[in-house]
Context: one part of a larger RNA
Molecule: small-subunit ribosomal RNA, 5' domain
Organism: uncultured bacterium
RNA sequence: GAGCGAACGUUAGCGGCGGGCCUAACACAUGCAAGUCGAGCGAGAAAGCGGCUUCGGCCGUUAGUAAAGCGGCGGACGGGUGAGUAACACGUGGAUAACCUGCCCUUCAGCGGGGGAUAACUGUCCGAAAGGAUAGCUAAUACCGCGUACGUCGGCGAGGUCCUCGGAUCUUGUCGGGAAAGCAGCCCUCUUCAUGAAAGGUUGCGCUGAAGGAUGGGUCCGCGUCCCAUCAGCUAGUUGGUGAGGUAAUGGCUCACCAAGGCUUAGACGGGUAGCUGGUCUGAGAGGACGACCAGCCACACUGGGACUGAGACACGGCCCAGACUCCUACGGGAGGCAGCAGUGGGGAAUAUUGGACAAUGGGGGCAACCCUGAUCCAGCGACGCCGCGUGUGUGAAGAAGGCCUGCGGGUUGUAAAGCACUUUUAGUGGGGAUGAAAAGCACAUCGCUAAUACCGGUGUGUCUUGACCUAACCCAAAGAAAAAGCACCGGCUAACUCUGUGCCAGCAGCCGCGGUAAUACAGAGGGUGCGAGCGUUAAUC
Numbered sequence: 001g002a003g004c005g006a007a008c009g010u011u012a013g014c015g016g017c018g019g020g021c022c023u024a025a026c027a028c029a030u031g032c033a034a035g036u037c038g039a040g041c042g043a044g045a046a047a048g049c050g051g052c053u054u055c056g057g058c059c060g061u062u063a064g065u066a067a068a069g070c071g072g073c074g075g076a077c078g079g080g081u082g083a084g085u086a087a088c089a090c091g092u093g094g095a096u097a098a099c100c101u102g103c104c105c106u107u108c109a110g111c112g113g114g115g116g117a118u119a120a121c122u123g124u125c126c127g128a129a130a131g132g133a134u135a136g137c138u139a140a141u142a143c144c145g146c147g148u149a150c151g152u153c154g155g156c157g158a159g160g161u162c163c164u165c166g167g168a169u170c171u172u173g174u175c176g177g178g179a180a181a182g183c184a185g186c187c188c189u190c191u192u193c194a195u196g197a198a199a200g201g202u203u204g205c206g207c208u209g210a211a212g213g214a215u216g217g218g219u220c221c222g223c224g225u226c227c228c229a230u231c232a233g234c235u236a237g238u239u240g241g242u243g244a245g246g247u248a249a250u251g252g253c254u255c256a257c258c259a260a261g262g263c264u265u266a267g268a269c270g271g272g273u274a275g276c277u278g279g280u281c282u283g284a285g286a287g288g289a290c291g292a293c294c295a296g297c298c299a300c301a302c303u304g305g306g307a308c309u310g311a312g313a314c315a316c317g318g319c320c321c322a323g324a325c326u327c328c329u330a331c332g333g334g335a336g337g338c339a340g341c342a343g344u345g346g347g348g349a350a351u352a353u354u355g356g357a358c359a360a361u362g363g364g365g366g367c368a369a370c371c372c373u374g375a376u377c378c379a380g381c382g383a384c385g386c387c388g389c390g391u392g393u394g395u396g397a398a399g400a401a402g403g404c405c406u407g408c409g410g411g412u413u414g415u416a417a418a419g420c421a422c423u424u425u426u427a428g429u430g431g432g433g434a435u436g437a438a439a440a441g442c443a444c445a446u447c448g449c450u451a452a453u454a455c456c457g458g459u460g461u462g463u464c465u466u467g468a469c470c471u472a473a474c475c476c477a478a479a480g481a482a483a484a485a486g487c488a489c490c491g492g493c494u495a496a497c498u499c500u501g502u503g504c505c506a507g508c509a510g511c512c513g514c515g516g517u518a519a520u521a522c523a524g525a526g527g528g529u530g531c532g533a534g535c536g537u538u539a540a541u542c
């Protein structure tokens, strides 16, 4: 000098953009943060309103609504944190003839016919509660057989191509195994009843088997990746083999047996520290330090362990066990997990609102309408940072008064003020006022599907709405210099000097050093210098 997620002191007008627990991965009151689908399924209230009434109640509507249940998809994303980890965790480049991949896209082949349950519900019972037991009833795109099998999987064969010689891939024969689910809209071309429906047809969504793609992952390897040798030897599933188990998959990953290996001064093992990277800061560069915000990867979710479900987890707002802690209890037993967003206590030099909205972007569910979304978009708070603007402009010498200095002549503050003439940014008042909105819905036209001018889908035109921010941006009007300057320093380094007080005292200080009676170094004043809504100090970095 630069720079900061800063703090402290002092001062403070406005706006834009960013950023805001670096400490206790300490403990958490309260609310919200993951639901959705009635176009999978069965069942199904009440308040209110209206009517009737023998005053007990009943009927209609509310409403096939709410709430709940079975079932599907999603809760593995998004959001947080950095504890652990010196490791294939990360970065980079490869390998997978050793692998998986829901939803999505393309293609091929299908969706036939049956069965038994169970929740909800009702009854009985247990319990303080959390919750549970038992009997009975019922549905499905829930569950289970059967049939069928283009592919597919397994066994046994034949042939071709490639090959890292283990195998991969293609064609083909035979035997065996294994699927599925319906829902909604519309229509009468064919059959039957016949206004219109049923079987039926068709469209959309879905379901099953398979191939390919895309996306997302798993695993393996080369190289790179902090300090200590006052850590020198480490290792028994250890190193390798055979066989088996396990996994989507290779492998001591696990196990039985066999062998005795494996690593290491090119630093094994041990200890300390630490999430890694793109990058950030500094520096002419080389390098050094760091890894807040944003982005990628990893790890974790009270602590430790475990599996279940699932395409995907060993799962932050799922389950089980153990532990510590907190809460409820009828003492028998139960409930909980903010390192999500706010917020509280505590720690600390120190870090914000228990805000608004789904309008936009994105995500989940749904055919859709739509619902959910503390992701997100906004607003609030604090000069925390960067940037911009303002606090007035011109004129004005009697060089006013006052202050300070003085050699007593004067000098300086100083065009500074006053006065005169103007302007009105910003703030305040009043009025106007965009962009962020594209869609979706509805109507019509047309194209595709189709028997069809139907339904559904695509395109176009028209129409109808949708804004949290927003008392906003921006524009206009009137008034009035009106409401808006401080902080540090002035011995040298280092820009800026005198007076008074003090007298090695009180004090200053980054280094050198000032102060013991003429202190430009302490304190105050006048003046000056620097920066300016900031200015200084401190911490840590180059």
Base pairs, nucleotide, nucleotide: 001542002541006538007537008536009535010534013389014388015387016386017385018384020381021347026345027344028343030342031341032340035073036072037071040070041069048061049060050059051058052057080300081299082298090224091223092222093221094220095219096218099217100216104213105212106211107210108209109208110207111206112146114144115143121136122135123134124133125132126131152177153176154175155174156173157172158171159170160169161168162167182205183204184203185202186201187200191198192197193196226272227271228270233263234262235261238260239259240258241257242256243255244254245253275297276296277295278294279290280289281288282287302323303322304321305320306319325336326335327334328333353379355378356377357376361375362373363372364371365370392422393421394420395419402413403412404411405410426483429477430476431475432474436469441463442462443461444460445459446458447457448456486531487530488529489528490527491512492511493510497526498525499524500523501522507514508513